About this RNA: Predicted 3D model of a 73-nucleotide RNA (transfer RNA) from a Candidatus Aenigmatarchaeota archaeon. RNAcentral holds the sequence, with entries from ENA. The source organism's lineage runs through Archaea, Nanobdellati and Candidatus Aenigmatarchaeota. Rfam family: tRNA. Rfam classes the family as a transfer RNA.

[in-house]
RNA sequence: GGGCUCAUAGUCUAGUUUGGUAGGAUCCGAGCUUUGGGAGCUUGAGGCGAGAGUUCAAAUCUCUCUGAGCCCA
Repeated sequence: GGGCUCAUAGUCUAGUUUGGUAGGAUCCGAGCUUUGGGAGCUUGAGGCGAGAGUUCAAAUCUCUCUGAGCCCA
């Protein structure tokens, strides 16, 4: 220098095929339960790397950038 893959909550991960309410686990807050704790149950908060474009509508499609990994040279 060229090519490919990946980036979703504090952590792990589904959803991208075929654009249509972002789902689960764990952690955290509150409540129920218990003499208390743990476990269990209910409920709540928390997320699509950044920018632009296409579209009625983008995590998903297109382009650029950033970061990580792999291959070729």